[in-house]
RNA sequence: UCAUCGAGACCGGCUGAGGGAUAGGCCCAAUGAAGCCGGGGCAACCUACAGGACUUACCAUCCUGAAAUGGUGCCAACUCCUACGGAGCAGCAAGGCUGCAUCCGAAAGAUGA
Numbered sequence: 001u002c003a004u005c006g007a008g009a010c011c012g013g014c015u016g017a018g019g020g021a022u023a024g025g026c027c028c029a030a031u032g033a034a035g036c037c038g039g040g041g042c043a044a045c046c047u048a049c050a051g052g053a054c055u056u057a058c059c060a061u062c063c064u065g066a067a068a069u070g071g072u073g074c075c076a077a078c079u080c081c082u083a084c085g086g087a088g089c090a091g092c093a094a095g096g097c098u099g100c101a102u103c104c105g106a107a108a109g110a111u112g113a
Stems, first nucleotide, its partner, number of pairs: 001113005010039005018028003022083004040075003045071002049065005079108001084105004088100005
């Protein structure tokens, strides 16, 4: 820089109090957090495979597909929600303010290339 992020997938051993990025909220955790080790699984980003487009042909590139050999990743909750902007709905007499796990976009973050 680009792509994706409402799907999916857990057991055992060691150990022992934290964890969910940050802040707030709300959750998870002695029926065992985080970490390490072993095994298992999910998924399909890259690789490998098949078909197609392009090409005289090949390569490269692009599209599609099934699978899972290898490289990563992941296996509570939508990236757990919100954070910034806009829209919607509700409350208040109104300016306008407040609220809402409503919607869109951005930012931030995560993962891959």
RNAcentral holds the sequence, with entries from MGnify. Predicted 3D model of a 113-nucleotide RNA (SAM riboswitch aptamer (S box leader)) from a marine sediment metagenome.